[in-house]
RNA sequence: GGCCCGUUCGUCUAGUGGCCCAGGACAUUUGGUUUUCAUCCAAAAGAUCAGGGGUUCGACUCCCCUACGGGCUA
Numbered sequence: 001g002g003c004c005c006g007u008u009c010g011u012c013u014a015g016u017g018g019c020c021c022a023g024g025a026c027a028u029u030u031g032g033u034u035u036u037c038a039u040c041c042a043a044a045a046g047a048u049c050a051g052g053g054g055u056u057c058g059a060c061u062c063c064c065c066u067a068c069g070g071g072c073u074a
Stems, first nucleotide, its partner, number of pairs: 001073007010026004018057001028044005050066005
């Protein structure tokens, strides 16, 4: 250089065009329980879905470019 794959809350992840202003687990915060901590219970907050453009009535989802990461190959 060429080809292929990936990028979603702090972390790990679900999502296969409309039911989703994106769900779950852990972590965090608050409250309850407890003499205290832990455990357990309840609740809350947290992602403009890597960035930009396109297709579509409608895009996390399909297409293109860019960035980053990984793999194969010369």